A computed fold for a 1515-nucleotide RNA from an uncultured bacterium, annotated as small-subunit ribosomal RNA. It matches the Rfam family "Bacterial small subunit ribosomal RNA". A reference for the family is Yusupov et al. (2001), "Crystal structure of the ribosome at 5.5 A resolution", Science. The sequence is in RNAcentral, with records from ENA and SILVA.
[in-house]
């Protein structure tokens, strides 16, 4: 620091996701040790049990027992004034826990308190006198189950009460001084009033008293009382700071203030009476929700964001609610009282309790520990002290919960062991890894030693000081004691490599790859996405990568995210400028001078707790951890200093803004009047059969007279031409003419005001169309509606009608794609040009032109900006000011709530859920019922067919034991198959074989082979005869080859996958295209070149051009045909000569034809015209051929996962006595049907018969087969000739000539069937071809539709060949005869180039919308229903404080007494918690039914949108 993901690709926008760090964590797998930390985040849910606050005998009263000693056995002494009980004092308000409540002076920070308190502690000062009355415990009696209580009796105090005293304090009054916020405060002073106290212990005899060793004395200490001060701790007040919702906008009656009083430690509406009517709020009151706050913690570069466990400070709470008492302090966690809920005990009468202390239990939960030890240390309470208490604390236990450290060994070791995995079978890898050898000893185990935390205080002894003192106290010395942890840390010795490694991941992001299994299954997944038979993505394995006593997952926070943007974003089209203006608050604001000092800058002071963080140093072996110091704590406050800028105050200025004068322009607005054209209607005239309307029609109007035409009239609405990227207005918007009223802008001018300005949250006003209300008006147009068409349908588009409405007046509505999709203002930043308004200058008689100023409206364009498109002085440039708005798509501008509205609806405006995109601009394609240009038998013009019939053949379907398989629009279907009776053959049935029919290797035996017989359907099995070769070698034997037997490696498979492949092929298409290098342009995909102007069959060529070149294609080079020449002359030829059986047959010849080799020829070369002086085209000449001469071969980059695993090859998978092999028979030939391709016909341009003429190209030895003979014929016999320019197939046919048939199911047509044959072949039954005789079907030219062909072509006629024993109407070739037509490119189909639109890119066979149906999910409404919170009104009212009362009771004081004062209980009143009633509000849950929404491989109906999307789309 970035990365992945929208696209075919690109760029920017934008969300989602990942890599990092962290945690009081949890879960999964695993787990050796130690140190330091941490450990109920949930139910402030309920709690069994134990412990967590006592202490003091030096305040006081009482006061045992066990046990022991003595004993006269009665008792006594010790225990012991102990335990215990009670009164009293201090403490229990600390420490410890928790975070429910609290949005608050609760907290933080800084101030204030002249408005206050403070026990214990310290200092100063003054005191401590004289009396009195009770009471608890105890004892007795009584009540009660208990808890506990009542009555009576006794008694003490540092408990209680009275009096005295009064320095100072307090209270009121008087005088003086100072200060002041004018309220008062402080100081000095005068007299008056009020209120105190307690003793204890030790010692001693100096004083006093006596009893001479005692205390009522003295002294010391502790305690006590008054006062002052301090310290500490608190109370109260104020400034500032830290949260969400405005779908909470108004709140408030003790409310705000005053006066007086009460109350408090103290200010204060804190409380009360009276008076006034205030107070708070957009700088967010009130309400609701949430929340303890902070130091800090986590993250981050920082700014920030999140958080508030442990530690520390503050606050709040203690089962829930209320209340006070005591006290220095509480409205009190382990106190009291009352109400409530819950739980427990009970003798049913009544009582008791409060773990959010430490452990622990149940419960909740994903989840959080021991009912441990000790007061040794630190600290706290009490005490003079010893000491006691202390779940504070210190330790230990449990937990990888976190951080840190260590270990699980180290060295050597190649036969690269075995084994695993993999393999191209060679190997590779785990891997120096292991084993082996040599070492070490951290941790673990055993044994021993041993440090710090402990040193004081108190104790004892002692010295000095103090003292009357050997008390006490202070200072110093000596001495002994005390450890929970724990026999622990640490150290030493011994022991053995022995006891100690896992987890996650390996498609990309992201480090790390193979095999097997699985087969859209099982599963994975953070995002993109993997899995449908070759998965580096699932599962396992091997290997690897990362971390390591841990590793992963989940959750949460920050980061990345500049994705809320202060630092640091945006708003024309991506989300985003309010429809427009006026203007309030607010924000911002021209020039000059002076003053000020709020902001600002700077110095100092105080504070910013400690801990934490940072730096440095130190201590534990290191680290974590701990200690110390420094720095920091960016803050707040106070006192100074400065004066540039901002602010404030004052004075001035004129450049901003405004006023004034004079002008001209304008559909600016309102009201009134008025005009002509046109439509419609009415009246009348003329006139007659149609009119109207459409793509075509019909509905409709018209003989009752329409349409048309003329005249007159009525009425409403709108204003042609002018008219214009012209004008005006803030926007919406404004258009005949005239008048009246009125707003704004502009130009010129000078005078005046003197910053009066800009923007503008709320607010207010205006605001198209449609719509609403009331009343008018209504010609035309026209939602709804009706009819007619169209259509599969047509609730539409089209047509005929037609009502609201459109118009006017008044009142609502308040929205639009209200758009420049661009807020307003100011300033600055090249130009050029057009136009509107006003002005100046020059010139002119005048006007225009021309130069120029200001203000509008446009076009182009530099710099600059922008993702690009584009914008560009009218900015989207450069700056400033202010406002509005945005933060992924959908849900949704929806729901709920509020406000507005008569309604329609508007405005404000979410969430759950769901997706990984949605969207912008541009690019390349593809597509369009977009455009332009062009081509093709594409259409048109023609000729002939197919579709109808019969047959042949292929296919589908059906059938079957099997009807083997493949091919499926063009581009499958007379296709693979150039030929299924057996074979072929792959299919079926049956019978057989198992190293196999075939290949290689091994062993053994045998030559191989040939000819028989038997069984069997055959394969096969059995049996017999014959036979013994070749090479080496003397021989034995060996070798090659073949046969047989055996064993296993293996063979074999037309089994699957053409979507794993090679090769080959089809197709677009013989269409003219497809690309590259360099350069240039663009952020980029890409573009340019290849586009443009011409031209061509052609990206063919020319010209132009930021392109210049090049490649694959086109063309040419190749073959055939057409002309000529040369060479050659048999098997070919036949002109001349000769012979002849009359046949080029022969001699002779090679001229011609021909054959087959080599050449020539044609190139727009020549002429004319057109054209850009080009390319080229048109015409012509010559020529056998003319503009590619004709035909073929030849098929660019690529497309179709096109076809073929059954030609062949081949990966993988599958079968292996079978999915292999052999044999016989059957099937591929089936047959209700359907389709394709052909043949033959339907006849006279014909059929039949007879005669007769002319080809080309081929084939032939297991072959073609002549002549001749036989047969009606197929054919048979025969066997000349020929491996072919020689012989044969071989007859060409249509044609020509003649005769016949005469329009008919025929002398057309030949299917079908019967009979008889021929040939091939082992064999023609299923299932061959042909012949003869007989039979003689359909069919009389073919519906919708559809095919081929542009010249030697179509049509027509025959011939040959491949395959092949035989079998062709098919296929491939050959020649004969031989046409018609093309105006033309509008339309159909296909294609090329340019351009345009696009929401398409598996690319229009695309994409995609809505209803309905089904499933699931969340949500709104909902009769209601159940909770929670809360307001108002009222009832009721416990405990308690206060006040009142004085009937009852009553020790201290007064009084001789009666009685009184005072007190207690009681009663009354006010306040008040729980509770209750009524009525609202808010919120949550459930809810029949219901609304829409979302999601869901293959449901239904249509086709709305994207192309002109087939009616342009949208608001």
């Nucleotide at each position: 620091a970035g990365a992945g993901u929208u696209u075919g690709a690109u760029u920017a926008u934008g969300g989602c996701u990942c890599a990092g760090a962290a945690c009081g964590a949890a879960c999964g797998c695993u787990g050796g040790c130690g140190g330091c930390g941490u450990g109920c985040u949930u139910a402030a849910c309920a709690c069994a049990u134990g412990c967590a606050a006592g202490u003091c005998g030096a305040g006081c009263g009482c006061g045992a027992a066990a046990g022991g000693g003595g004993u006269u056995c009665g008792c006594u002494c010790c225990g012991a004034g102990u335990a215990g009980c009670g009164c009293g004092g201090c403490g229990c308000a600390c420490g410890g826990g928790u975070g429910a409540g609290u949005a608050a002076c609760a907290c933080g920070u800084g101030a204030g308190u002249a408005a206050c308190c403070u026990a214990c502690c310290u200092c100063u000062u003054g005191g401590c006198g004289a009396g009195g009355a009770a009471u608890a415990a105890u004892c007795g009696c009584c009540c009660g189950a208990a808890a506990g209580g009542g009555c009576g009796u006794c008694u003490a105090a540092u408990a209680c009460c009275u009096c005295a005293u009064a320095a100072g304090a307090c209270c009121a009054c008087g005088g003086g001084a100072a200060g002041u916020u004018c309220g008062c405060u402080u100081c000095c002073u005068g007299g008056g009033g009020u209120a105190a106290a307690a003793g204890a212990u030790g010692g001693c005899c100096u004083c006093u008293a006596u009893a001479c060793a005692u205390a009522c004395g003295c002294u010391a200490u502790c305690a006590c009382c008054g006062a002052g001060a301090g310290a500490u701790g608190g109370g109260c007040u104020c400034g500032c700071g830290g949260c969400g919702c405005a779908u909470c906008a108004g709140c408030u009656a003790g409310u705000u203030g005053g006066u007086g009083a009460g109350g408090u430690a103290a200010u204060g509406g804190c409380u009360c009476a009276c008076c006034a009517a205030g107070g708070c709020a957009g700088a967010g009151a009130c309400g609701c929700g949430u929340a303890g706050c902070u130091g800090g913690u986590c993250u981050g570069a920082g700014a920030g964001g999140a958080u508030g466990a442990u530690c520390a400070g503050c606050c709040a709470c203690a089962c829930c609610g209320g209340a006070a008492c005591u006290g220095a302090g509480a409205c009190a966690c382990g106190g009291u009282c009352c109400g409530g809920a819950c739980a427990c005990c009970u003798a049913c009468g009544g009582g008791u309790g409060g773990c959010a202390g430490c452990a622990g239990u149940g419960g909740g939960g994903a989840a959080u520990a021991u009912u441990g030890g000790a007061c040794a240390a630190u600290g706290g309470g009490c005490g003079c002290a010893a000491g006691c208490c202390u779940g504070a604390u210190c330790c230990a236990g449990c937990a990888a919960c976190g951080c840190c450290g260590c270990g699980u060994g180290a060295g050597u070791g190649a036969u690269g062991a075995a084994g695993g995995c993999u393999u191209u079978c060679g190997g590779g890898u785990c891997g120096u890894a292991a084993a082996g050898c040599u070492c070490u000893g951290u941790g673990g185990g055993g044994a021993g030693g041993a440090g710090c935390g402990a040193a004081a205080a108190a104790g004892u002894c002692u010295a000095g000081c103090c003292u009357a003192a050997u008390a006490c106290g202070c200072u110093g010395g000596a001495u002994a004691u005390u450890g929970a942890c724990g026999g622990u840390a640490c150290c030493u010795c011994c022991u053995u490599a022995g006891c100690a490694a896992g987890c996650a991941c390996c498609g990309g992001c992201u480090g790390a790859c193979u095999c097997u299994g699985u087969g859209c299954c099982a599963g994975c997944a953070g995002c993109c996405g993997c899995g449908g038979u070759a998965a580096u993505a699932c599962a396992g394995a091997g290997g690897g990568u990362g971390c390591g006593a841990g590793c992963g997952u989940u959750g949460u926070u920050c980061g990345g995210a500049a994705u809320u943007a202060c630092u640091g974003g945006g708003c024309g089209u991506a989300a985003a400028g309010c429809g427009u203006g006026u203007g309030u608050a607010g924000g911002c604001g021209g020039c000059u001078u002076g003053c000020u000092a709020a902001g600002c800058u700077u110095g100092a002071u105080g504070u910013g707790a400690a801990a934490u963080c940072u730096u440095u140093g130190g201590g534990c072996u290191u680290a974590a951890c701990c200690c110390a110091a420094a720095a920091a704590c960016u803050g707040c406050a106070u006192c100074g200093a400065g004066a540039a800028c901002u602010g404030g105050c004052a004075a001035g200025c004129u450049a901003g803004a405004g006023u004034c004068u004079a002008g001209g322009a304008g559909a600016g607005g309102g009201c009134a009047g008025u005009g002509g054209a046109a439509u419609u209607c009415c009246u009348g005239g003329u006139g007659u059969a149609g009119a109207g309307g459409u793509g075509a029609a019909a509905u409709u109007c018209g003989u009752a007279g329409a349409u048309a035409u003329c005249a007159g009239g009525a009425g409403g609405a709108a204003c042609a031409c002018c008219g214009g990227u012209g004008g005006c207005g803030a926007a919406g918007g404004c258009g005949g003419c005239u008048g009246c009223c009125u707003g704004g802008a502009c130009u010129a001018g000078u005078a005046c005001u003197g910053a009066c300005g800009c923007u503008g949250a709320g607010a207010c006003a205006c605001g198209a169309a449609a719509g609403c209300g009331u009343g008018g008006g209504g010609a035309g147009c026209a939602a709804a509606c009706a009819g007619g068409a169209u259509u599969a349908g047509a609730u539409a588009c089209c047509c005929u009608g037609g009502u609201a409405g459109u118009c006017c007046a008044c009142g609502c509505c308040g929205u639009a794609a209200a758009c420049g999709a661009u807020g307003a203002g100011c300033a600055c930043u090249a130009g050029c040009u057009g136009u509107c308004g006003c002005g100046g200058g020059u010139a002119u008689u005048g006007a225009c032109c021309c130069c120029u100023g200001c203000g509008g409206c446009g076009a182009c364009g530099c710099a600059g900006a922008u993702a690009a498109c584009u914008c560009c002085u009218u900015a989207a440039g450069u700056g400033c000011u202010c406002c509005g708005c945005c933060u992924g798509g959908g849900a949704a501008g929806u729901a709920c709530g509020g406000c507005c509205g008569c309604a329609a609806g508007g405005u404000u405006a979410a969430a759950a859920c769901u997706c990984a995109a949605a969207g912008g601009a541009a690019u390349u394609g593809a597509c369009g019922g977009g455009g332009g240009c062009c081509c093709g038998c594409a259409c048109a013009a023609g000729c002939g067919g197919u579709g109808g019939a019969g047959u042949a053949u292929g296919u589908g379907g059906u059938u079957u034991a099997a009807u083997u398989c493949g091919a499926c629009g063009c581009a499958a279907c007379g296709c693979g198959a150039a030929g299924a009776a057996c074979c072929u053959u792959a299919c079926c049935c049956a019978g057989c074989c198992u190293u196999g029919a075939c290949a290689u290797c091994c062993u053994c035996g045998g030559a191989a082979g040939u000819c028989g017989c038997c069984a069997g359907a055959g394969a096969u099995g059995g049996u017999g005869a014959u036979g013994u070769g070749c090479c080496c070698g003397c021989a034995a034997g060996g070798g090659a080859g073949c046969c047989g037997a055996g064993a296993g490696a293996c063979a074999g498979g037309u089994g699957c996958u053409g979507c794993a492949u090679g090769g080959c092929u089809g197709u677009c298409g013989u269409c003219a295209g497809c690309u590259c290098g360099u350069g240039u342009c663009g952020u980029g995909a890409g573009a340019u070149g290849u586009u443009g102007g011409g031209u061509u069959a052609a990206g063919u060529c020319c010209c132009g051009c930021a392109a210049c070149g090049a490649g694959c294609g086109c063309a040419a080079c190749c073959c055939a045909c057409g002309u000529c020449u040369g060479u050659a002359g048999u098997u070919g030829c036949g002109a001349c000569c000769a012979c002849u059986u009359a046949g080029g047959g022969u001699g002779a010849g090679c001229a011609c034809u021909c054959u087959a080799c080599a050449g020539a020829g044609a190139c727009u070369g020549c002429c004319g015209g057109u054209g850009u002086c080009a390319a080229a085209c048109c015409g012509g000449a010559g020529g056998a051929a003319g503009g590619c001469g004709u035909g073929g071969a030849c098929g660019a980059c690529g497309u179709c996962a096109a076809g073929u695993c059954a030609u062949c090859a081949u990966g993988g998978c599958c079968c292996u006595u079978a999915c292999g092999g052999c044999u016989g028979g059957g099937g591929c030939c089936a047959c209700a049907c359907a389709c394709g391709u052909a043949c033959u016909a339907c006849a006279a341009u014909g059929g039949g018969c007879a005669a007769u003429a002319c080809a080309a190209a081929g084939g032939g030895c297991a072959g073609c087969g002549a002549a001749c003979c036989c047969g009606c014929g197929a054919g048979g016999g025969g066997g000349a000739g020929c491996a072919a320019a020689u012989c044969c197939c071989a007859a060409a046919a249509a044609g020509u000539u003649g005769c016949u048939c005469u329009c008919a199911g025929u002398u057309c047509g030949g299917a079908u069937u019967g009979g008889a044959g021929u040939c091939u072949g082992c064999a023609a039954c299923u299932c061959g071809a042909c012949u003869c005789c007989a039979u003689g079907a359909a069919g009389c030219u073919g519906g919708a539709a559809u095919c081929g062909c542009u010249a030697g072509u179509a049509a027509u006629c025959g011939c040959g060949g491949a395959u092949c024993a035989g079998c062709a109407u098919g296929c491939c070739g050959c020649g004969g005869u031989g046409a018609a037509u093309a105006c033309g490119u509008u339309c159909c189909c296909g294609g090329g180039c340019c351009u345009u639109g696009u929401a398409c890119a598996c690319a229009c066979c695309g994409c995609c919308c809505g209803u309905c149906a089904c499933a699931c999910c969340a949500u709104g409404g909902g009769a209601g229903u159940g909770g929670a919170u809360u307001g108002g009104a009222c009832c009721a009212g416990a405990a308690g404080c206060u006040a009142c009362u004085g009937g009852g009771c009553u020790a201290a004081c007064c009084g001789c007494a009666a009685g009184g004062a005072g007190g207690c209980a009681g009663g009354u009143a006010c306040c008040u918690a729980a509770g209750g009633u009524c009525u609202g509000a808010u919120u949550c849950g459930c809810g029949a039914c219901u609304g829409g929404g979302g999601u869901g491989a293959a449901g239904u109906c249509g086709u709305a949108a994207c192309a002109a999307g087939g009616u342009a789309a949208c608001c």